[in-house]
RNA sequence: AUUUUUGAUUAGCAAAAUCCGGGCAACCGGAUGACGCAAAGCCAAUUGUCCAACGUUGGGAUCGAGGGGUUGUCGAA
Numbered sequence: 001a002u003u004u005u006u007g008a009u010u011a012g013c014a015a016a017a018u019c020c021g022g023g024c025a026a027c028c029g030g031a032u033g034a035c036g037c038a039a040a041g042c043c044a045a046u047u048g049u050c051c052a053a054c055g056u057u058g059g060g061a062u063c064g065a066g067g068g069g070u071u072g073u074c075g076a077a
Stems, first nucleotide, its partner, number of pairs: 004077005012037002017032006035064001041070003046066002048062004052057001
């Protein structure tokens, strides 16, 4: 230095709720807040779920729903 496994000191992220804004909606962004998280960083291709339409739609949303891909901090083996 690299790979795998494992843990979490430092550091990090930020649920619900409230307020403001966007959107038909699901939901998203900002502020406060902190339920939790060893990837709760990113990716909507796949499965699931949700919204719109209700005739078609490969329309829209969700990665803090799963698997998967990719990147990554410190310690130990």
Model confidence (mean pLDDT): 83 of 100. Predicted 3D model of a 77-nucleotide RNA (c-di-GMP-I riboswitch aptamer) from a Geobacteraceae bacterium. Rfam family: c-di-GMP-I riboswitch aptamer. Gene Ontology term of the family: cyclic-di-GMP binding. The sequence was found by an Rfam model in a public genome assembly. The source organism's lineage runs through Bacteria, Pseudomonadati, Desulfuromonadia, Geobacterales and Geobacteraceae.